[in-house]
């Protein structure tokens, strides 16, 4: 440089047009002599960024960052 995947909450990640989730974390509460586990309740987001499409876009399309894997060949 090509090609594939991938970027969504602090973390692992679902969501493939129509209200942004879920598990863990994290704070409360109930439990307990007390702690942990397990209960209950809450707290969470410019969906990497910019533009286009549509009534509407995390989702579709183009451009550019960023991480991965695989390629770097013939004349």
């Nucleotide at each position: 440089g090509g090609c594939a995947g991938g970027g969504u909450a602090g973390c692992u990640c679902a969501g493939a047009g129509g209200c942004a989730g879920a598990g863990c974390a994290g704070c409360g509460g109930a439990c307990u002599c007390a702690u942990a586990a397990g209960c209950c309740g809450u707290c969470g987001g410019u969906c990497g960024c910019c533009g286009g499409u549509u009534c509407g876009a995390a989702u579709c399309c183009g451009g550019c960052c960023c991480c991965u894997g695989c390629u770097a060949c013939c004349a």
Record summary
RNAcentral holds the sequence, with entries from ENA. The RNA shown here (transfer RNA) has 75 nucleotides and comes from a Chloroflexota bacterium. The same sequence occurs in records of 2 taxa. Its Rfam family is "tRNA". Its family is annotated with triplet codon-amino acid adaptor activity in the Gene Ontology.